[in-house]
Molecule: small-subunit ribosomal RNA
Organism: metagenome
RNA sequence: UAACCUGCCCCCAAGUUCGGGAUAAUUCGCCGAAAGGCGGACUAAUACCGGAUAUGGUCCAGUUUCCAUAAAGGAGGCUGGAUUAAAGGUGGCCUCUGUUUCAAGCUAUUGCUUGGGGAUGGGCUUGCGGCCUAUCAGCUAGUUGGUAGGGUAAUGGCCUACCAAGGCUAAGACGGGUAGCCGGCCUGAGAGGGCGUACGGUCACAUGGGGACUGAGACACGGCCCCGACUCCUACGGGAGGCAGCAGUAGGGAAUAUUGCGCAAUGGGCGAAAGCCUGACGCAGCGACGCCGCGUGGAGGAUGAAGUUCUUAGGAAUGUAAACUCCUUUUAAGAAGGAAGAAAAGAUAAGGAUUAAAAUUCCUUAUCCUUGACGGUACUUUUGGAAUAAGCUCCGGCCAACUACGUGCCAGCAGCCGCGGUAAAACGUAGGGAGCGAGCGUUGCUCGGAAUUACUGGGUGUAAAGAGUACGUAGGCGGGUUGGUAAGUCGAAUGUGAAAUCUAUCCACUUAACGGGUAAAUUGCGUUUGAAACUGCCAGCCUAGAGUCAAGAAGAGGGAAGCAGAAUUCCCGGUGUAGCGGUGAAAUGCGUAGAUAUCGGGAGGAAUGCCAUUAGCGAAGGCGGCUUCCUGGGAUUUGACUGACGCUGAGGUACGAAAGCGUGGGUAGCGAACAGGAUUAGAUACCCUGGUAGUCCACGCCGUAAACGAUGGACACUAGGUGUUUCCACCGUUAGGUGGAGGUGCCGCAGCUAACGCGUUAAGUGUCCCACCUGGGGAGUACGGCCGCAAGGUUGAAACUCAAAGGAAUUGACGGGGGCCCGCACAAGCGGUGGAGCAUGUGGUUUAAUUCGAUGCAACGCGAAGAACCUUACCUGGGCUUGACAUGUAAGUGGUACCGAACCGAAAGGGGAGGGAUCCCAGAGUUUUUCUUUGGGAAGCUUACACAGGUGGUGCAUGGCUGUCGUCAGCUCGUGCCGUGAGGUGUUGGGUUAAGUCCCGUAACGAGCGCAACCCUUGCCACUAGUUGCCAGCGGGUUAAGCCGGGAACUCUAGUGGGACUGCCCAGGAUAACUGGGAGGAAGGUGGGGAUGACGUCAAGUCAGGACGCUCCUUACGCCCAGGGCGACACACGUGCUACAAUGGCUGGUACAAAGGGCGGCCAACCCGCGAGGGGGAGCUAAUCCUCUAAAGCCAGCCUCAGUUCGGAUUGGAGUCUGAAACUCGACUCCAUGAAGCCGGAAUCGCUAGUAAUCGUGGAUCAGCCACGCCACGGUGAAUACGUUCCCGGGCCUUGUACACACCGCCCGUCAAGUCACGAAAGUCGGGGGUAUCUGAAGUCGUCUUACCAAGGGGCCUAGCCUACAGAAGGCGACCAAGAUAAAACCGGUGAUUGGGACUAAGUCGUAACAAGGUA
Repeated sequence: UAACCUGCCCCCAAGUUCGGGAUAAUUCGCCGAAAGGCGGACUAAUACCGGAUAUGGUCCAGUUUCCAUAAAGGAGGCUGGAUUAAAGGUGGCCUCUGUUUCAAGCUAUUGCUUGGGGAUGGGCUUGCGGCCUAUCAGCUAGUUGGUAGGGUAAUGGCCUACCAAGGCUAAGACGGGUAGCCGGCCUGAGAGGGCGUACGGUCACAUGGGGACUGAGACACGGCCCCGACUCCUACGGGAGGCAGCAGUAGGGAAUAUUGCGCAAUGGGCGAAAGCCUGACGCAGCGACGCCGCGUGGAGGAUGAAGUUCUUAGGAAUGUAAACUCCUUUUAAGAAGGAAGAAAAGAUAAGGAUUAAAAUUCCUUAUCCUUGACGGUACUUUUGGAAUAAGCUCCGGCCAACUACGUGCCAGCAGCCGCGGUAAAACGUAGGGAGCGAGCGUUGCUCGGAAUUACUGGGUGUAAAGAGUACGUAGGCGGGUUGGUAAGUCGAAUGUGAAAUCUAUCCACUUAACGGGUAAAUUGCGUUUGAAACUGCCAGCCUAGAGUCAAGAAGAGGGAAGCAGAAUUCCCGGUGUAGCGGUGAAAUGCGUAGAUAUCGGGAGGAAUGCCAUUAGCGAAGGCGGCUUCCUGGGAUUUGACUGACGCUGAGGUACGAAAGCGUGGGUAGCGAACAGGAUUAGAUACCCUGGUAGUCCACGCCGUAAACGAUGGACACUAGGUGUUUCCACCGUUAGGUGGAGGUGCCGCAGCUAACGCGUUAAGUGUCCCACCUGGGGAGUACGGCCGCAAGGUUGAAACUCAAAGGAAUUGACGGGGGCCCGCACAAGCGGUGGAGCAUGUGGUUUAAUUCGAUGCAACGCGAAGAACCUUACCUGGGCUUGACAUGUAAGUGGUACCGAACCGAAAGGGGAGGGAUCCCAGAGUUUUUCUUUGGGAAGCUUACACAGGUGGUGCAUGGCUGUCGUCAGCUCGUGCCGUGAGGUGUUGGGUUAAGUCCCGUAACGAGCGCAACCCUUGCCACUAGUUGCCAGCGGGUUAAGCCGGGAACUCUAGUGGGACUGCCCAGGAUAACUGGGAGGAAGGUGGGGAUGACGUCAAGUCAGGACGCUCCUUACGCCCAGGGCGACACACGUGCUACAAUGGCUGGUACAAAGGGCGGCCAACCCGCGAGGGGGAGCUAAUCCUCUAAAGCCAGCCUCAGUUCGGAUUGGAGUCUGAAACUCGACUCCAUGAAGCCGGAAUCGCUAGUAAUCGUGGAUCAGCCACGCCACGGUGAAUACGUUCCCGGGCCUUGUACACACCGCCCGUCAAGUCACGAAAGUCGGGGGUAUCUGAAGUCGUCUUACCAAGGGGCCUAGCCUACAGAAGGCGACCAAGAUAAAACCGGUGAUUGGGACUAAGUCGUAACAAGGUA
């Protein structure tokens, strides 16, 4: 919808008349394998056809009312004309008509026809809303519109002809991908996000595609035709089919059910009805798939049973859990009863309504009869008995819940972080525990948490992110005031927003889920009406925004032309001579053909010194000598004018450093590439000598930069202070002062910020607009598009991969960063090592074994302050097995323990004659002691069992101890303060010190561990004491001697005190701390030396000193013994000794210590020996005796520069001592031998004063000693330090950092290997779509023709005949499915090869980056 249709149903009005010819079924015949078909004959209708009638309907003409409009139009009335319908069936009746019958009549009912209306159901049209992609930007010829016609129920390019050239699109057309849409469902606080299964609405489809027919309705799931694909039947001639209906089958898949019962109920179709049909539906079956309900028992029960697990071995846990006692019986099982779902329909009878009357029909009542798939189901009663019923996941954190064993980076776990390499709460098992429970866990998906796409509700200085800059289109946003309007906005009413769902409440199944009723909600949309503040729109006005004019001033603003001086280079000439140049040092290069240097002249190009500057100008890029011309912009001051003219700005346009490109010039200097010289392991670099493009100019491209303030533009507001620049006003006018506006800096309040920082020039507080971001890598890459001459730019992904990447700040550590300071750190000195020989330790090698450990400093004369046996741990061989050693249990033994001869043996061991005890208790004998004896026990022994034993492993399971940084000056805490926090402050700073030592300052104030001091020793003095030490004075005495009497002065001894504190003076310094100098003093600024080692670092060292967890061995990895080894020897290293000689060697003489040690000891005198030593034995348990002559030194002599009178290795011989034992393998002595070595390369060590150097002495261990080692003692006794640049180590402050296992750190790229995904690629295969052409089934439409039909139409007066209007058949044409061909485009698969990318415990080459990363 005024542009339409609507069968069945309801209401109203009107009708239902007269005729006609066929045909199916049936029958007869024929064809076919079948499906099926053909012909002859008969017949009926509510089938079909013709005529009549027309209340009406439709069309035409005239007229008229109303509705409505921008216009077109629509709904009716009246008049006239044309045109258009129908079908009967069934029951009853005789009042009317006609009658022989009751029918042609009447009546009832049901049909049929026409028209109007309703209801229902639809058709068409339109606004708004509804996914991703712009790497799809232009699309469109029936396309957009018109006119006319066709077609449809109906509008319309829906279709056709003609005319016009339109239509859509950045608010996303066209293309590509994906998808049915909605009510709703899940989630969420909401806003949203995801989804669209079931139920409901709607659309589309029904084997792929096309088509129409019939019909009210279809272009029709279980209808038709055709073209395909597929399946089936076939007699090969032809036929049949369509489960995306219910079951069921196959396939696919992670996965989804019964070929069930019934129409009893509800609903539908047909029928008058009975009834028939209904895989709709109602039920049942299968599935824990979901939701809900119930059970698997309840109460009591401790000796806390058994078992199991753990254990500190006592116990604990499982656990009232079980057993056991009492009770209950839901469910399951047996037995019995047993619904609701059923209302009707039907039959009979009565009454009422209807009718002329009756019947039928309808209503009411009564009676009768009958209907259940589920199903003997729900439910009820009863019987007996705890009887029939519990699992799954987890226990490192997130996250509730812990132990043991096994395993040993294996096996395995894992959502993320991450567990596992011998003590795993993380793997596996067990015990225990936690959670949920007929379920539990896994996987997949969605939302949430995630403010992690931010509308609600985010950001962009440095974390990802402001476009390089401006102009400007669309768009967005926009000053004051008045009036109007009512689009936005707000209110009210009304309609709608289907039902279901959700929510609230009530009801009903025993409850719940499920279900029923009511309400609310459905946040929306439409209509009507109202308001007018705000926004919009319309009209008017205003001047504060914006703009125009005027005035003077500033400026490297832009463009063009001209000019200038200095310098470099080159050319010419002069002077002049051997170098110049360059570097860390050199060389290449230039130069005797005259360079460099210097003077004069000339040429040419480029750039503009000083001024010059957190100065200026410009939108940014950028702009710098001077003058002229042209030209843009901004600021200031004052007045006038316009009257919102504004801000921003997607696309767009313009400008845009350097490098680069094109064409043509130019080229002094500089200078990619390139060449040469250096450096270096290399050096395609850094350095040097040259040098081409380029740099310069003109024109044209490119369009990017850390194009940065890493900070888009505009406007407004929000403390200040202080510079500088431009303009102006006032005061004063010399300077200057005060104020206003614009620009440009610094500091800073509030505020902001993760912090750093920003802070009126915002990163503060707000408004508007644009751009951009959303983990790291892959990647600003690939593909595609656009731009470019190219280089390349712009736009811009994915697969895959990682659990991070990143910012700011903090503490450390580190730096071939900085500052300050210290140390034998360097320097200045002295003496060594590295060369030789030997000693000793280590590595390596060897070996049966060469035991083990220590490995930069901080292992290597270390453990080891004593390896011939022992030690000893190693090797070979021989032995033992409760053991060499400890404790306990049980049994046995009574001439037992113990001693132990032959014999075997290397010993250990075996063997065992013989000898031979003791203690306690009780009893007996004996007169007592005593002795003898019996029984038991202790001890012992034997056997068996627990166990012993292990220098086996792990120092990365440990305690303890030790080394080292380092005797360095540091390391921390409490309270307070600062910071979101890590953390800071204190402890930094100015001085000073050996010192975090002290002083001053100070948001810090105090304190602790360290420093210092207290302790020991040494240096001076005093007092006390006086033997074993001492001897001045007195006496005695000796060859001599403290030897004696004596002394207590001295030395000394060893105890107690004193002394030194920057106390005093001067100077410096802040008047402080302190420093320099001085006095006095034995000693002077910690007097010298020692002991003393902060917090910590190195998984430092030690399981072999001892201890200890775990683990391993148990006739051996334990124990005993003999022999061997730890001592090997081509080599290499460390630490030492002795030397190389004259400052020395040798010989003779002679002087002076200290500190130790001594009884299984030190050992004197004396004698022997050349000597080691032997004999001897005094003294001494030590200030007494011994060790014990100290040596260098000093005084003499010899040697005279040589492999020596240096040096002493090695070797031969002979000895001594210790010890069972010196062969492997001791030390010493004597004689003989007499090697290397003539001062040591690179490199490297110690030492600052009683030190270095040098000289001897003693001790521990020890039978002896491989000791030249170690520890200690004294004697003689130096040189040098300007100084802190450098090397090393350290302390404090600061700085950078990509390091934190902390620079022995981190980390980059090529190459090589493996795996994975992706791009390109000659081609090749496929897909959907378009274009052009050909062919063209069925069908519809058009057109032509007339096989057929002769009941209907037409013709003739009828039968009949003719005709061919309708019907029907055929031909042709148009459209068109499928098909074919052709050339392109797009998308996808695959592809030899190729390219980069990602990942992968221990590959190669270098060292790019992080520190000044060694060239920022």